[in-house]
Context: one part of a larger RNA
RNA sequence: UGGUGUUGAAGGAACUCGGCAAAUUGCCCCCGUAACUUCGGGAGAAGGGGGCCCACCGUGAAGGCAACUUUGCGGUGGGGGCACAGACUAGGGGGUGGCGACUGUUUACUAAAAACACAGGGCUCUGCGAAGUCGCAAGACGACGUAUAGGGUCUGACGCCUGCCCGGUGCCGGAAGGUUAAGAGGAGAUGUGCAAGCAUUGAAUUGAAGCCCCGGUAAACGGCGGCCGUAACUAUAACGGUCCUAAGGUAGCGAAAUUCCUUGUCGGGUAAGUUCCGACCUGCACGAAUGGCGUAACGACUUCCCCACUGUCUCCAACACCAACUCA
Numbered sequence: 001u002g003g004u005g006u007u008g009a010a011g012g013a014a015c016u017c018g019g020c021a022a023a024u025u026g027c028c029c030c031c032g033u034a035a036c037u038u039c040g041g042g043a044g045a046a047g048g049g050g051g052c053c054c055a056c057c058g059u060g061a062a063g064g065c066a067a068c069u070u071u072g073c074g075g076u077g078g079g080g081g082c083a084c085a086g087a088c089u090a091g092g093g094g095g096u097g098g099c100g101a102c103u104g105u106u107u108a109c110u111a112a113a114a115a116c117a118c119a120g121g122g123c124u125c126u127g128c129g130a131a132g133u134c135g136c137a138a139g140a141c142g143a144c145g146u147a148u149a150g151g152g153u154c155u156g157a158c159g160c161c162u163g164c165c166c167g168g169u170g171c172c173g174g175a176a177g178g179u180u181a182a183g184a185g186g187a188g189a190u191g192u193g194c195a196a197g198c199a200u201u202g203a204a205u206u207g208a209a210g211c212c213c214c215g216g217u218a219a220a221c222g223g224c225g226g227c228c229g230u231a232a233c234u235a236u237a238a239c240g241g242u243c244c245u246a247a248g249g250u251a252g253c254g255a256a257a258u259u260c261c262u263u264g265u266c267g268g269g270u271a272a273g274u275u276c277c278g279a280c281c282u283g284c285a286c287g288a289a290u291g292g293c294g295u296a297a298c299g300a301c302u303u304c305c306c307c308a309c310u311g312u313c314u315c316c317a318a319c320a321c322c323a324a325c326u327c328a
Base pairs, nucleotide, nucleotide: 001323002322003321004320005319006318007317008316010314011313014312019309027051028050029049030048031047036041038157052079053078054077055076056075057074058073059072060071061070062069063068080084092307093306094305095304097302098301099299100298104116105115120155121154122153123152124151125150126149132141133140134139158294159293160292161291163224164223165222168221169220170217171216172215173214174213177212178211179210183206184205188201189200190199191198192197225243226242227241228240229239252286253283264280265279266278267277268276
């Protein structure tokens, strides 16, 4: 000096990205226990008190003929210690947001999460030699199943809900029409030949799917405007005009895990708050199953605050052991 421990005056998070680490708490019994809630919970909420030993008293239980033995509960009085769950073992707690309902799963060796899964919801395909998947095939899985089944895909408990757009892309439907390959068809034309013929070429017409076309469909992929004016203070604009669109963002939420300007503005909390909470709405660039908004419970998740506690710190010190180092 480093490591692992133990202890520490006064203060007590001033440390730090952040209470990281450490400390506190810890068992049993009794009392007591809030908001909220899906009435199960929250809850060991929180917060108090007791606990060792001795004597006596009261009251039960079991066994026994009885004497009595064992044992439970309660009360009163007393005793010792610094300390009585005497060592070890052994929850710190509370409040408030965000996200995800939950228990689960995951990057074996830097990520455990808000990611994945999930029960529940929707759309869609599939009538059975099913669809789908593997295989050149035979064949197999699906399934010794049969639409309350199986596949694909999205969403993700529960509650309240899920608006408008089918112009584009996709999918589905459409006995017409247009386009159209091979094929069919052969009007003709050309070469050659005396000719029969042989050979080459070939218009009209006919001719499937697809595409065009006509419809449907958004819990399919996706999309969901601009400018100008207007009210008897001002400001604002319920109102009007105009342009464009397939339609111009509804409910709800909103400086948000989304807000650039931005430390927005106001309120709360602090002596002091780029974070936090509640509002406002000017949403650069929220928004409804790429789900919207809530939500009790849950979380080695994450934000902020408080109590307790502490060597995290002010500010370091001592001790023990292990190493390093010096000497032998």

The part of an RNA shown here (large-subunit ribosomal RNA, domain IV) has 328 nucleotides and comes from Thalassospira profundimaris.
It was read from a public genome assembly.
Its mean pLDDT, the model's own confidence on a scale to 100, is 89.
It matches the Rfam family "Bacterial large subunit ribosomal RNA". Rfam links the family to the GO terms structural constituent of ribosome and ribosome.